Source information:
Predicted 3D model of a 72-nucleotide RNA (transfer RNA) from a Candidatus Pacearchaeota archaeon. It matches the Rfam family "tRNA". It is annotated as a transfer RNA. Its mean pLDDT, the model's own confidence on a scale to 100, is 81. The sequence is in RNAcentral, with records from ENA.

[in-house]
RNA sequence: AGGCUCGUAAGUUAAUGGAUAGACUUCCCGGCUUCGGACCGGGCAAUGGGGGUUCGAUUCCCCCCGAGCCUA
Numbered sequence: 001a002g003g004c005u006c007g008u009a010a011g012u013u014a015a016u017g018g019a020u021a022g023a024c025u026u027c028c029c030g031g032c033u034u035c036g037g038a039c040c041g042g043g044c045a046a047u048g049g050g051g052g053u054u055c056g057a058u059u060c061c062c063c064c065c066g067a068g069c070c071u072a
Base pairs, nucleotide, nucleotide: 001071002070003069004068005067006066007065010025011024012023013022018055027043028042029041030040031039048064049063050062051061052060
C1' cells in the first nucleotide's frame, strides 16, 4: 500500500428493508426470606462517525475511525 471479515446496552449476543431494536448476565427497586443466596415481578441502559439510496436502513452503497486476518 492492497484485499477479506467485523463493529448493536457495562459484558455476551439476536433481528431476511417494515409494530416501541429483542434477549441473557451485570446494576437498581420491590416481593419472598430471621438475614443472605436462589426464585418471582418491575426498571435503567445500545445500532462506531458522516453522507447516499429508499415511503421506510441495524440491514444496501460510499468515505472515515477502530479490531482481527491475509498478500506485498